[in-house]
RNA sequence: AACACCUCGUUGGGAGAGCCCGGAUCCAUCCGGCGCCGAAGACGCAAAUCCGCCCGGAAUCGCUCAGGCAAACGGACCAUAGAGGCCAU
Numbered sequence: 001a002a003c004a005c006c007u008c009g010u011u012g013g014g015a016g017a018g019c020c021c022g023g024a025u026c027c028a029u030c031c032g033g034c035g036c037c038g039a040a041g042a043c044g045c046a047a048a049u050c051c052g053c054c055c056g057g058a059a060u061c062g063c064u065c066a067g068g069c070a071a072a073c074g075g076a077c078c079a080u081a082g083a084g085g086c087c088a089u
Stems, first nucleotide, its partner, number of pairs: 001089001005085004011079003018034001020033005035069003041065001043062002049058003
């Protein structure tokens, strides 16, 4: 000290689903009802998938607690300027 990996983080991209009904309102929003979504996070491996099989585990799978359903914000994930860590040589 390069690559790879991990963490932080810049920039760009980034889906789905009622801006439905009733009420209140300082017009910002809030409360209740019904209907939905799955890509923060949480939870679960019952089915399928992956870790060669079992066990065990994981996820973009399941679920919908949380969150969300005009725009904005957020957003898993992808690419990426940069910083730090770790390992071998």
Model confidence (mean pLDDT): 75 of 100.
Glycine riboswitch aptamer from Methylococcaceae bacterium UBA2780, 89 nucleotides, folded computationally.
The source organism's lineage runs through Bacteria, Pseudomonadati, Pseudomonadota, Gammaproteobacteria and Methylococcaceae.